[in-house]
RNA sequence: GCACCCGUAGCUCAGUUGGAUAGAGUACGAGACUACGAAUCUCGUGGUCGGGCGUUCGAGUCGCUCCGGGUGCG
Repeated sequence: GCACCCGUAGCUCAGUUGGAUAGAGUACGAGACUACGAAUCUCGUGGUCGGGCGUUCGAGUCGCUCCGGGUGCG
């Protein structure tokens, strides 16, 4: 330099074909339980979906570009 893949919550990830309020686990906070903890259960907190632009009635999803990470080739 070229090709391909990845980037969604603090962390690990799902979201397949564009469509309803963007989700799960974990973490954190509160409560229940307990003699006290742990475990368990319930509730809650948490997101510019890497940035920007575009397409569309509608974008996490499609296109362009930039940034970061990875793999391969030269």

Transfer RNA from an uncultured Oligoflexales bacterium, 74 nucleotides, folded computationally. The coordinates come from a structure-prediction model, not an experiment, and the mean pLDDT is 80. It was read from a public genome assembly. Its Rfam family is "tRNA".